[in-house]
RNA sequence: UAAUAAGAGAGUUUGAUCCUGGCUCAGGACGAACGCUGGCGGCAUGCUUAACACAUGCAAGUUGUACGAAAUGAUUUUCUUUGGAUAUCAUUUAGUGGCGGACGGGUGCGUAACGCGUAAGAAUCUACCCUUAGGUGUGGGAUAACUAUUGGAAACGGUAGCUAAUACCGCAUAUGCUGAGGAGUGAAAGCUUGAAAAAGCGCCUAGGGAUGAGCUUGCGUCUGAUUAGUUUGUUGGUGGGGUAAAAGCUUACCAAGACUACGAUCAGUAGUUGGUCUGAGAGGAUGAUCAGCCACACUGGGACUGAGACACGGCCCAGACUCCUACGGGAGGCAGCAGUGAGGAAUUUUCCGCAAUGGGCGAAAGCCUGACGGAGCAAUGCCGCGUGGAGGAUGAAGGCUCGCGGGUCGUAAACUCCUUUUCUCGAAGAAGAAAAAAAUGACGGUACUCGAGGAAUAAGUAUCGGCUAACUCCGUGCCAGCAGCCGCGGUAAUACGGGGGAUACAAGCGUUGUCCGGAAUGAUUGGGCGUAAAGCGUCUGUAGGUGGCUUAUGAAGUCUGCUGUUAAAUACCAGGGCUUAACCUUGGGAAAGCGGUGGAAACUCUUGAGCUGGAGUUCGGUAGGGGCAGAGGGAAUUCCUAGUGUAGCGGUGAAAUGCGUAGAUAUUAGGAAGAACACCGAUAGCGAAAGCACUCUGCUGGGCCUGAACUGACACUGAGAGACGAAAGCUAGGGGAGCAAAAAGGAUUAGAUACCCUUGUAGUCCUAGCCGUAAACGAUGGAUACUCGGUAGUGCUUGGAUGACACCAAGCGCCGCCUCAGCUAACGCGUUAAGUAUCCCGCCUGGGGAGUACGCUCGCAAGGGUGAAACUCAAAGGAAUUGACGGGGGCCCGCACAAGCGGUGGAACAUGUUGCUUAAUUCGAUGAUACGCGAAGAACCUUACCAGGGCUUGACAUGGUCUUAUAUACACUCUCUGAAAAUAGAGUGUUGAACAGAAAUGUUCUCGGGCACACAGGUGGUGCAUGGCUGUCGUCAGCUCGUGUCGUGAGAUGUAGAGUUAAGUCUCGUAACGAGCGCAACCCUUGUCCUAAAUUAACUCAUAGUUACUAUGUACUUUUAGGAGAUUGCCAGCGUUAAGUUGGAUGAGAGUGAGGAUGAUGUCAAGUCAGCAUGCCCCUUACGCCCUGGGCUGCAAACGUGUUACAAUGGGUGGGACAAAGAGAUGCUAACCUGCGAGGGCUUGCCAACCUCAAAAACCCAUUCUCAAUUCGGAUUGCAGGCUGCAACUCGCCUGCAUGAAGGUGGAAUCGCUAGUAAUCGCCGGUCAGCUACACGGCGGUGAAUACGUUCCCGGGCCUUGUACACACCGCCCGUCACACCAUGGAAGCUGGUUCGGCCCCAAGUCGUUAUCUUAACCUGGUCGUAUUUAACGUCUAGGAAGGAGACGCCCAAGGCAGAACCCGUGACUAGGGUGAAGUCGUAACAAGGUAGCCCUUUUGGAAGAAGGGGCUGGAUCACCUCCU
Repeated sequence: UAAUAAGAGAGUUUGAUCCUGGCUCAGGACGAACGCUGGCGGCAUGCUUAACACAUGCAAGUUGUACGAAAUGAUUUUCUUUGGAUAUCAUUUAGUGGCGGACGGGUGCGUAACGCGUAAGAAUCUACCCUUAGGUGUGGGAUAACUAUUGGAAACGGUAGCUAAUACCGCAUAUGCUGAGGAGUGAAAGCUUGAAAAAGCGCCUAGGGAUGAGCUUGCGUCUGAUUAGUUUGUUGGUGGGGUAAAAGCUUACCAAGACUACGAUCAGUAGUUGGUCUGAGAGGAUGAUCAGCCACACUGGGACUGAGACACGGCCCAGACUCCUACGGGAGGCAGCAGUGAGGAAUUUUCCGCAAUGGGCGAAAGCCUGACGGAGCAAUGCCGCGUGGAGGAUGAAGGCUCGCGGGUCGUAAACUCCUUUUCUCGAAGAAGAAAAAAAUGACGGUACUCGAGGAAUAAGUAUCGGCUAACUCCGUGCCAGCAGCCGCGGUAAUACGGGGGAUACAAGCGUUGUCCGGAAUGAUUGGGCGUAAAGCGUCUGUAGGUGGCUUAUGAAGUCUGCUGUUAAAUACCAGGGCUUAACCUUGGGAAAGCGGUGGAAACUCUUGAGCUGGAGUUCGGUAGGGGCAGAGGGAAUUCCUAGUGUAGCGGUGAAAUGCGUAGAUAUUAGGAAGAACACCGAUAGCGAAAGCACUCUGCUGGGCCUGAACUGACACUGAGAGACGAAAGCUAGGGGAGCAAAAAGGAUUAGAUACCCUUGUAGUCCUAGCCGUAAACGAUGGAUACUCGGUAGUGCUUGGAUGACACCAAGCGCCGCCUCAGCUAACGCGUUAAGUAUCCCGCCUGGGGAGUACGCUCGCAAGGGUGAAACUCAAAGGAAUUGACGGGGGCCCGCACAAGCGGUGGAACAUGUUGCUUAAUUCGAUGAUACGCGAAGAACCUUACCAGGGCUUGACAUGGUCUUAUAUACACUCUCUGAAAAUAGAGUGUUGAACAGAAAUGUUCUCGGGCACACAGGUGGUGCAUGGCUGUCGUCAGCUCGUGUCGUGAGAUGUAGAGUUAAGUCUCGUAACGAGCGCAACCCUUGUCCUAAAUUAACUCAUAGUUACUAUGUACUUUUAGGAGAUUGCCAGCGUUAAGUUGGAUGAGAGUGAGGAUGAUGUCAAGUCAGCAUGCCCCUUACGCCCUGGGCUGCAAACGUGUUACAAUGGGUGGGACAAAGAGAUGCUAACCUGCGAGGGCUUGCCAACCUCAAAAACCCAUUCUCAAUUCGGAUUGCAGGCUGCAACUCGCCUGCAUGAAGGUGGAAUCGCUAGUAAUCGCCGGUCAGCUACACGGCGGUGAAUACGUUCCCGGGCCUUGUACACACCGCCCGUCACACCAUGGAAGCUGGUUCGGCCCCAAGUCGUUAUCUUAACCUGGUCGUAUUUAACGUCUAGGAAGGAGACGCCCAAGGCAGAACCCGUGACUAGGGUGAAGUCGUAACAAGGUAGCCCUUUUGGAAGAAGGGGCUGGAUCACCUCCU
């Protein structure tokens, strides 16, 4: 400055969080394809695959003003033998000649290259064109066409003869060329017009230009190192040759070079650029259309011609293929335009025209032009337009939905009015065409304009769980299916399919594919490496990179001015033209790059001179398990010898194997051997790391300190390279005490290839040599500088101080801990950085596959180093959080254990359950938390089940309509018949209400009936759709919130500490302060007292009357109501002066007095659809309803809960005493009578402090039994009875008589209970006709024992720790084996491709040579004459020059032979890997994972694995030590 203004994220790992990290999506683009759909126009684009094969037509000709002919026609001239000939003109044709076929058009095979791009360069050529100068003189011999003849099927020729030229060849001339020079060499063509002059077009030479082309160079230009060495014309020189031109371009000789880690060579892939797509940009991807360059033209080779080619529509040869053939031989090349086949997901007409633009030829007219201009086909793309507009509510019908009211499609439609882009018809009708005029339009009667007609001709596609805009119904039921990722679907699917509706885009929409983006996910801009992937095990050091202070120098980097270039198109800006836009067009601007030139000099750099703060050297000290070698030492262990001594030793959780009476172990003495060095010893020291420890000696490396001197940047890092490198292991030779892989035995165990035990070999040790790896770790590369402090240890120096150490202060070095700032995802790091910076190196890029395969390399081997892919998953991972869990820890509680008492488990019976059985044995409940549970009561009923018989608007509810109430029809009562009953039939009797009206009658209501339909009904399903209720943890002490604070966050704090409590109870302390639900208290019962009241309770005393007793009335008892009382209040000790606790006093009661009710947030998809309610689904002459009978009671077996017992603390008999709490009218029933009794009879009281049930029992007294299966025990069975009830057979209870099982206190195991409790004794109630009750719920009577204590079992609470768990340990998870599928490796081999070097054979062809053959032009000689003074000319002939043919030689395509390398494919068999809801074996890992785990290594085992050696903490727990605050 008009041309600089631009950057969005989301989903998905988790219970949740932060981070790391991948996967996926939203955007844009396309020469696209596919699916559904499709009105118009403009402008573009259209074989991306088989450079696969091609039928047919066309795509390069032109020139008669270069030439000779021929044919046809016309006209005229001349001749004529009237046939014709000749000349001219026109047309046509082949041939000779010229120019053009090297352009235009196509394709992208090859090519990693000076091929392309860019910027330069010198040793070149250039037809046609422009310009300048000069010339265009003089001769010659042929040949095609043609004619004759002849070969061949054809293609195409052969022979003889004739002829022309701007065809060809001499001579002359020359500013040219060659050469140092003498000198040599070297051009040309004519034609047309014209009467002529002349003009025009040509031709030749030379110079210049323009255009085009060739060549050289710098820089740039894909991937692979699992391609590291390559090269012999190779690198250079000299001579020769060669080219238009430089050059190993070529050849001979000489030299031995040249390229390469800045990646040569080899392999793979690929035309390249302008540009195009994307991106904020830097970049990334790409190279269609248009434009530049290159390469190619069936495959390979070759040259010819030419200005230009090694030539797309030319030639020769070879090969493959196709075609023709008379089999002898020939022809062909669409990667030109159309078109065909093939391939493919896929790409057009065998069109019109030279009117325009451009090209070739021509003097021109003109001819040619599938270049080009146009049309056609295709929604292939971009752009534009339309499918109508306004009004219109009864919000129509219809669809969908619904809570049935409505809502929605929806002003949408219909209907009314209007418009006509488009469409149909008609009329008129261009520009494109021009620079004198005329002529000339394929497109095309097209565009455009006007008129008429009529809403007429025109909407789809995808989506609607989140990302992502848009929701409901039905169907389906882990099926069918969807899916980009996460994921939907197992009966209420907004996710599948359909309908309605909605959203988005729109003549398109969606899907698929590819590229960029998002992705800072390869990070220059712009990432990382302690634990997530990632620091080499350590050091030395080469190349390289980087480098202290001062000064001078140059100007390479750097900065800057000017300048050349960066084709056009594209992109950008401002305009212009098509109605607009797309599109077209004019002008402008512009970055970056490369080149040239001038300047600046700070920084980097070059070179020079200096300096001393880096680095190094010398001198003096000093600490040390630094290294190597030698010598010496004692303790222990084992073995041997000898003595003493006797029966065990040893070993373990417990044992056994083992040793020992042949004398062990133990003990004493002596001897031998090997290995290791207690105490000191220490988060002490040294070393690069690995690592290093008895003592002494020798040799030796490094560090640190002090102060002087010296050198003068000598430094840092370090790819390759080299050295060292624990343990195990290997080779050879020694050695071998102890320990100890393997091995053996004993145990343990389901097994035990382990853990434990007894033995024990390699090995461990030494020497020499390999190996080269470890959790080789600080999981932290090296160097330098800077940045608060505190404190411990250690080495040296100086000063103070001391007799000497010690100690204090300061400096330098090393080694630790805590911490500020800062950093970090957090954990943490923090002057020894993971802080702030610089330099250099190494390494990482999702998990698995895999540190595997292949290749290479090192190694004796084991193995090491380097190091992929296919395939597969949507995660894998780090840190921290909350829980849960632990065969982790700490604290605490509970009848949890312990201490006790009594039971269960054994017997019989009762009852419930399982199982079995059955027509049915209805259903539910199933660890704790089901099992005397639902059921507080199954003979019928209940009842839900089964068999049989019946009903169908129904047993029950509401509504419509008809009907009845007087009777022959209905209903009801009663009787009868039949039936198992429901029910069917017959008979008898009876006959509503209200109002109106005189009545008949009418209306309404009520009861009942008929009919039709809505509906009723369902103990049918789903408790995993639900409400409500309940169980359990648990009457455990917990669970939360507000505000604040801390943390990126999940979360934490509060609610972690110290005490205390039954308690998150309370106190203290405290970044918390408060609050809520729970705890406690408030409520009920009970224990004491007071007050009041009182009959049916009570009754002492008193009074009155009585046989009993009654009446009156205070108190007591009792009952009811209301109060008091208990609060650690008082005292003392302890405690922190607290909370509280211990003891005491007081008191009826003392520390929540006892008991009850009361059950937080939540857990178990706990239980219940059969108590009730309820969504959805299902049944509807049945899964509904009624009835009879049966079943729920069935019985081999098992379990739970109980009862009664087994006896003498007892049983029997007789007598005697004392409760509480309840119940009672379809009821409880006294007394009396009767029966052995259950009971019966007759009467009485009581609607209850009155009467009744009702007797309490254990107990006490007396007596009997005397240890026995009994006078225990009462099951079972028989007989006889009673009661309830329609009914007692299946299937009730009770009574009497008789019968008299098992059982003698109960295995493993297990339950309850801590005081008025356990134990024991009876009483009552509900349900209920009766009862299976021994159950359940209450009531009182009698009335104990024990608790040291918290080690252990179980459960729970709090804190802490580990975790790979979160469905939360009933978790997670590893490996073998078996099965299925998938991809991959190896493999005897096999097929094919590419490449390489060697050899053979060598076509065409260039070049060279040439015995031979051959030759018009030029030269020489001869000959002859048609020529002739000579010369010249002509014929013939000989030789030469110069060619040609043939032959030979070099090179050489294809082909052949033997071989090598690389690669694809395939391969019996084989190896491991991956994936796969419910396979097998074990349980290796995660908690101390039950033997801590892991790393390297060796051995070993079905498998995970185990064991040995060394190492690590990424190990829990306890103790100790050290350190810090």
Molecule: small-subunit ribosomal RNA
Organism: Pleurastrum terricola